[in-house]
About this RNA
Large-subunit ribosomal RNA, domain III from a soil metagenome, 384 nucleotides, folded computationally. Its Rfam family is "Bacterial large subunit ribosomal RNA". Its family is annotated with ribosome and structural constituent of ribosome in the Gene Ontology.
Context: one part of a larger RNA
RNA sequence: GAGUAACGAUAAAGGGGGUGAGAGGCCCCCUCGCCGAAAAUCCAAGGUUUCCUGCUCAACGCUAAUCGGAGCAGGGUGAGUCGGUCCCUAAGGCGAGGCAGAAAUGCGUAGUCGAUGGAAAACGGGUUAAUAUUCCCGUACCGGUUGUUACUGCGAUGGGAUGACGGAGAAGGUUAGGUUGGCCAACUGUUGGAUAUGUUGGUUUAAGUGUGUAGGCGUGCUUUACAGGAAAAUCCGUAGAGCUUAGCUGAGGCAUGAUGACGAGUCUCAACUGAGACGAAGUAACUGAUACCAGGCUUCCAGGAAAAGUCUCUAAGCUUCAGGUAACAACUGACCGUACCCCAAACCGACACAGGUGGAUGGGAUGAGAAUUCUAAGGCGCUU
Numbered sequence: 001g002a003g004u005a006a007c008g009a010u011a012a013a014g015g016g017g018g019u020g021a022g023a024g025g026c027c028c029c030c031u032c033g034c035c036g037a038a039a040a041u042c043c044a045a046g047g048u049u050u051c052c053u054g055c056u057c058a059a060c061g062c063u064a065a066u067c068g069g070a071g072c073a074g075g076g077u078g079a080g081u082c083g084g085u086c087c088c089u090a091a092g093g094c095g096a097g098g099c100a101g102a103a104a105u106g107c108g109u110a111g112u113c114g115a116u117g118g119a120a121a122a123c124g125g126g127u128u129a130a131u132a133u134u135c136c137c138g139u140a141c142c143g144g145u146u147g148u149u150a151c152u153g154c155g156a157u158g159g160g161a162u163g164a165c166g167g168a169g170a171a172g173g174u175u176a177g178g179u180u181g182g183c184c185a186a187c188u189g190u191u192g193g194a195u196a197u198g199u200u201g202g203u204u205u206a207a208g209u210g211u212g213u214a215g216g217c218g219u220g221c222u223u224u225a226c227a228g229g230a231a232a233a234u235c236c237g238u239a240g241a242g243c244u245u246a247g248c249u250g251a252g253g254c255a256u257g258a259u260g261a262c263g264a265g266u267c268u269c270a271a272c273u274g275a276g277a278c279g280a281a282g283u284a285a286c287u288g289a290u291a292c293c294a295g296g297c298u299u300c301c302a303g304g305a306a307a308a309g310u311c312u313c314u315a316a317g318c319u320u321c322a323g324g325u326a327a328c329a330a331c332u333g334a335c336c337g338u339a340c341c342c343c344a345a346a347c348c349g350a351c352a353c354a355g356g357u358g359g360a361u362g363g364g365a366u367g368a369g370a371a372u373u374c375u376a377a378g379g380c381g382c383u384u
Base pairs, nucleotide, nucleotide: 013031014030015029016028017027018026032381033380034379035378040361041360042359043358046341047340050339051075052074053073054072055071056070060068061067080141081140082337083336084335087118088117092113093112094111098107099106100105122139123138124137125136126135142333143332144331145330146329147328148327149326150325151324152323153318154317158313159312160311161310162309166300167299168298169297172293173292174291177287178286179285180284181283182203183202184201185200186199187198188196204261205260208256209255210254211253215249216248217247220243221242222241223240224239225238226237228236229235262282265278266277267276268275269274301304347356348355363375364374365373
């Protein structure tokens, strides 16, 4: 220079009470304002204790601070079903032998790894200061082992089927959600009126089990033959004959689950600002998805993963056994993650940085709409 620039979105504050040495900023209450396809909620990645509670205010916080994602201390993450591990493979990696090379090493078969994909099973309510599909209550489901009973050709690293998939488009059936009646409860103080056709609030309930609907696919069974499926096959495939329209799949609804839970509110005790008890109604119509039926249907050419798993077939072999199928019962289900932030003050940007960051949900009025404006739930007023 200079008590100058600046104090990081112009979404906004005002009042009362409390705490305290001290309050514009902390806590509580009332009013006001802002977002509301977000500035709300839940995840993945990433961070790694930032979560909760108590104490503290030197430094950190662009000001103050009694406050804090700051300091100190203590506490907090509970799983057969969520995700991983485990099983399986893709691109790609590694790679016994092998090939190449002077070597280092490169390539690569068998194989072995490798999710962003495939593959068994859980929902509702309650609870903590902090975890919950994990704890508790209620009601379920799946795999494995063993046992009992009944029946019985079982057996794979092999064969076959399935798993199993593209783009675009259209129509239908539903549900989530929403709206309005009905029902239930409470209220009707002030000013002119108002017990009424008034006001306000509530009207919620899952997985599972049973039924098998709208719809979609579609012949199925018996039998004969066979240069195919590297061996075999009763399986698959191919070609005939006869009798037939079986069967598979499938949202949703209804019933049960539920004489349960939740529930506006009322009462009691505390009033630190909670704890306990009781508990009404709990229905119908309309609307309606981008969600489900649907891995569906139609259509097009550029022709749109694999393997495990599942079902089935036999080979070697075993056939008084072992093994397989069904029902019931008992037992069992290890390990790792789980706090918190997650369009952000906690991630990536040197910062509590107007930037960047994948997915899910996404109410009401207006409207073609996820646009726009207002608003609910919820969250904030952006640290001078």